Predicted 3D model of a 76-nucleotide RNA (transfer RNA) from a Chloroflexota bacterium.
RNA sequence: GCCACCUUAGCUCAGUCGGUGGAGCAAGCGUUUCGUAAACGCUAGGUCGUGAGUUCGAGUCUCACAGGUGGCUCCA
Numbered sequence: 001g002c003c004a005c006c007u008u009a010g011c012u013c014a015g016u017c018g019g020u021g022g023a024g025c026a027a028g029c030g031u032u033u034c035g036u037a038a039a040c041g042c043u044a045g046g047u048c049g050u051g052a053g054u055u056c057g058a059g060u061c062u063c064a065c066a067g068g069u070g071g072c073u074c075c076a
Stems, first nucleotide, its partner, number of pairs: 001072007010025004019056001027043005049065005
């Protein structure tokens, strides 16, 4: 330099056909316990990498850019 894939909550990841963004863990609170842990319940937590385009409507489609992972980088 080229190609493919990835970027969604603090972490690890889902998200169907474009139609109100989710789970587990972590965090806070509560129930329980003499108390702690565990278990169970509840709550909070998101510019969906950035910008633009298409669309009535975009996490989802298109383009550019940024970051990351992997691969390739010929013949003579």
The sequence was found in a public genome assembly. Its Rfam family is "tRNA". By type it is a transfer RNA. Taxonomically the source falls in Chloroflexota (Bacteria, Bacillati). The prediction has a mean pLDDT of 81.